Transfer RNA from a Patescibacteria group bacterium, 74 nucleotides, folded computationally. RNAcentral holds the sequence, with entries from ENA. The same sequence occurs in records of 2 taxa. The prediction has a mean pLDDT of 80. Lineage of the source: Bacteria > Bacteria candidate phyla. Rfam family: tRNA. The family's RNA type in Rfam is transfer RNA.
């Protein structure tokens, strides 16, 4: 340099032939139970879905372009 593949909540991840208000699980806060604490149960809170642009009535998802990252060829 060239192909290919990831990037969505603090962590792991799902969600892709466009369409509900963007979700789980664990972690975090509050509660409830327990003598206490863990587990157990109920709730909350936490997101520019890498970044800009583009198509569309409508984009996480489709294009392009750049950033990071992992492999592969040279």
């Nucleotide at each position: 340099g060239c192909c290919g593949g990831a990037g969505u909540a603090g962590c792991u991840c799902a969600g892709u032939a466009g369409g509900a208000u963007a979700g789980a699980g664990c972690a975090u806060c509050c509660g409830c139970c327990u003598u206490c604490u863990a587990a157990g149960c109920g709730g909350a809170a936490g997101g520019u879905c890498a970044g800009a642009g583009g198509u569309u009535c409508g984009a996480a998802u489709c294009c392009u372009c750049u950033c990071u990252c992992c492999g592969g060829c040279g």